[in-house]
RNA sequence: GGCCCCGUAGUUUAAUGGAUAAAAUUCAGGAUUCCGGUUCCUGCGAUAGCGGUUCGAUUCCGCUCGGGGUCA
Repeated sequence: GGCCCCGUAGUUUAAUGGAUAAAAUUCAGGAUUCCGGUUCCUGCGAUAGCGGUUCGAUUCCGCUCGGGGUCA
């Protein structure tokens, strides 16, 4: 340098092109307890970036960035 795959909460995973992007866990607050732990309730938090297609994009297309693989 060519080609292929991947990129979503702090972490691990969901989401036929159409719902307010869903959950588990972490974290914060509350309930419970003499205090903790466990358990229960509530809350915070995400689509790598820029464009394009479309009435509508996490999803399809292009480029860039990052990670991995392969050929040289």
Transfer RNA from Tidjanibacter sp., 72 nucleotides, folded computationally. Its Rfam family is "tRNA". Rfam classes the family as a transfer RNA. Taxonomically the source falls in Tidjanibacter (Bacteria, Pseudomonadati, Bacteroidota, Rikenellaceae). The coordinates come from a structure-prediction model, not an experiment, and the mean pLDDT is 83.